Predicted 3D model of RNase P RNA and transfer RNA as a complex of 433 nucleotides. It holds a member of the Rfam family "Bacterial RNase P class A". Rfam classes the family as a ribozyme.
[in-house]
RNA sequence: AAAGCGGAUUAAGCGAUCGCCCCGUUUCGGCGGGGAGGAAAGUCCGGACUCCGCAGGACAGGGUGGCCGCUAACGGCGGCUCCGAGUAAUCGGGGGAAAGUACCACAGAAAACAUACCGCUUCCGCCGUCAGGUGGGAGUAAGGGUGAAAAGGCGAGGCAAGAGCUCACCGGUCCAUCAGUAAUGGUGGACGCAUGGUAAACCCCACCUGGAGCAAGACCAAAUAGGAGGGUUGGGUGGUCCGCCCAUAGCCCUCGGGUACGGUCGCUCGAUCCCGUGAGUAAUCACGGGGCAAGAUGAAUGAUGGCUGUGGUCUUUAUUAGGGGCCAUUACAGAAUCCGGCUUAUCGAUCCGCUUUAGCC
RNA sequence: GCUGGCGUAGCUCAACGGCAGAGCAACUGAUUUGUAAUCAGUAGGUUGUAGGUUCAAGUCCUAUCGCCAGCU
Numbered sequence: 001a002a003a004g005c006g007g008a009u010u011a012a013g014c015g016a017u018c019g020c021c022c023c024g025u026u027u028c029g030g031c032g033g034g035g036a037g038g039a040a041a042g043u044c045c046g047g048a049c050u051c052c053g054c055a056g057g058a059c060a061g062g063g064u065g066g067c068c069g070c071u072a073a074c075g076g077c078g079g080c081u082c083c084g085a086g087u088a089a090u091c092g093g094g095g096g097a098a099a100g101u102a103c104c105a106c107a108g109a110a111a112a113c114a115u116a117c118c119g120c121u122u123c124c125g126c127c128g129u130c131a132g133g134u135g136g137g138a139g140u141a142a143g144g145g146u147g148a149a150a151a152g153g154c155g156a157g158g159c160a161a162g163a164g165c166u167c168a169c170c171g172g173u174c175c176a177u178c179a180g181u182a183a184u185g186g187u188g189g190a191c192g193c194a195u196g197g198u199a200a201a202c203c204c205c206a207c208c209u210g211g212a213g214c215a216a217g218a219c220c221a222a223a224u225a226g227g228a229g230g231g232u233u234g235g236g237u238g239g240u241c242c243g244c245c246c247a248u249a250g251c252c253c254u255c256g257g258g259u260a261c262g263g264u265c266g267c268u269c270g271a272u273c274c275c276g277u278g279a280g281u282a283a284u285c286a287c288g289g290g291g292c293a294a295g296a297u298g299a300a301u302g303a304u305g306g307c308u309g310u311g312g313u314c315u316u317u318a319u320u321a322g323g324g325g326c327c328a329u330u331a332c333a334g335a336a337u338c339c340g341g342c343u344u345a346u347c348g349a350u351c352c353g354c355u356u357u358a359g360c361c
Numbered sequence: 362g363c364u365g366g367c368g369u370a371g372c373u374c375a376a377c378g379g380c381a382g383a384g385c386a387a388c389u390g391a392u393u394u395g396u397a398a399u400c401a402g403u404a405g406g407u408u409g410u411a412g413g414u415u416c417a418a419g420u421c422c423u424a425u426c427g428c429c430a431g432c433u
Base pairs, nucleotide, nucleotide: 001357002356003355004354005353006352007351008350009349010348012308013307014306016304017303018302020035021034022033023032024031025030037332041343042342044341045340046339047338048337049213050212051211052210056242057241058240059239061209062208063207064206065205066080067079068078069077070076081094082093083092084091085090095204096203100202101201102198103197104196117144118143119140120139121138122137123136124135125134126133127132152170153169155167156166157165171193172191173190174189175188176187177186178185179184217265218264219263220262227255228254229253230252231251232250233247234246235245236244237243272291273290274289275288276287277286278285279284309329310328311327312326313325314324315323316322362432363431364430365429366428367427368426371385372384373383374382379416387403388402389401390400391399409425410424411423412422413421
C1' cells in the first nucleotide's frame, strides 16, 4: 500500500427572539429552574412492583439444552472445549438416533434385523473343431450402475472368485490410567466392527416455569333504586384434579338503568449515573468521592435567524499548507410504571486492535 | 397495554416435508350473418422479504415487512 476481520465513538456546540409541558415563587404583571434516544422502536426474553386469601402438591402445557463461571434473573454475557468454514485474523454451530414409534419422494437389485440388475468364480446338462455360447444350481459383494445417503476407508496377503477372512495404518466402540472443578484431551489395552440419516418429526433425559398486568392497584368525591331473567351446594383460586378458604336462603351470573372525556396517589432516587483505586484472564464485583437528569394523560419537547465547527464543490497560488465564494448541516426515529438484555432501523464521519500478500529500511 | 391469525397466478381459494394446482378472468382457434353461451387449446408464480434446519421447504425454526381480528 492493497484486500480483509473484529471492536468502539459521535448523532455538532454556544448565544438571541417567539411558542409548548412540568416544578418553584409571586406584589398575579411576571421571574427562576428542568424538558427524548442509542435505539425511547419491535414486544422477543428476563426481573422489580401490584393484585388474585397462601402461591401448596400432582398432571397437562410452555421454554431451555457442550462445560464452568457472572448476575436480582435470563433464551443474556465472559472464559474454556469439540465440530465445521476460511491461507489467516476470525466466524457459525452444540443433550440423546444402541428405549420406542414414524418418515426417507424419484431413481435403484436393495433405503434399514437388507438385497442381487449388469458382473466375477465354479459345478452339471446341451451346442461347437477350438475360442466360446446357452439353460439350470451354488458361492460372492471386490468392480459397474442408481441415489442426498448403499451396511467402516485404504493398501498388502489370501482365495476358485471374493469378503475384516488375516495383517499394518486411519476411523469407530468399550475398558484402564493420567491431566483438568467439568465439558474434554493425552497414553495404553481389548474388540474385526455388531450400530445409515432426520429429534427447527413425535418422543426420552436434565433443569426452569401459578395467573394477570400501572387501563396493575389504592384512596377521595359524585350518583343511586331498585328491577327483569337464570342458577343453585354454590362461590373464589383465569388449563384440570386434589388441597385450602368463604357463604349458608343467602349468594352468584347475565341484561337493563344511574354517575363521570371526575380527581389524587401509584410516578419516577434507582439491581441509578460519572470518576478513581483494588480483586479477577474476563463477564463482573468491592470500596472511596461526586451528581440528581422529562413525568405528560385527546398526551409538551417546536420554529426563525446569527457565530464557531464539520462536510461537499468551485477558485487563487508552480505544489503542499493557507486564503476566498457558494451550498448543506441532512439518517433512523421519538418517552408513557421502571430496570437488565436481545433483535431490527440508522446520514456523514472518526478512532483502535489484528490477519494475509507485496515492497522498502 | 396484553394476545391471536393471515400473506400462493389479475381475483377467490387448494396443496401428508417429495414435479405448486382448481374455478373465474386473459389470449388463440372452432361454432355464428355477428355477439353471448359452448367446445378445443395456450400463457401467466423468486409461494411478502431475508437467513437457517433438512438429501429436499409453500409447509419446520428465527428475524423482519404488511394486513386483519380479539380482550381490557